[in-house]
Source information
The RNA shown here (transfer RNA) has 74 nucleotides and comes from a Candidatus Bathyarchaeia archaeon.

């Protein structure tokens, strides 16, 4: 140099036939509970869906380029 994968919450991932309000689990915070601690319920918080652009009423899902990180080839 090619070729394939993968980026979505502070970690780990799910969502891809385009349209349901973008969820789950941890983890943080606050609340019950308890002499007190940890389990344990209950609530909250928490996302420019890698980064620009394009289709389209409508895009985390299509299409383009480029960024990084894996694997394979040369």
């Nucleotide at each position: 140099g090619c070729u394939g994968g993968a980026g979505u919450a502070g970690c780990u991932c799910a969502g891809u036939u385009g349209g349901c309000c973008a969820g789950a689990g941890c983890a943080a915070u606050g609340g019950u509970u308890u002499u007190g601690u940890a389990a344990a319920c209950c609530a909250u918080c928490g996302g420019u869906c890698g980064u620009g652009g394009g289709u389209u009423c409508g895009a985390a899902u299509c299409c383009c380029a480029c960024c990084u990180c894996c694997a394979g080839c040369u």
The source organism's lineage runs through Archaea, Thermoproteati, Candidatus Bathyarchaeota and Bathyarchaeia (SeqCode).
Rfam family: tRNA. The family's RNA type in Rfam is transfer RNA. From the family's description: Transfer RNA (tRNA) molecules are approximately 80 nucleotides in length.
The same sequence occurs in records of 2 taxa.
The coordinates come from a structure-prediction model, not an experiment, and the mean pLDDT is 80.
The sequence is in RNAcentral, with records from ENA and MGnify.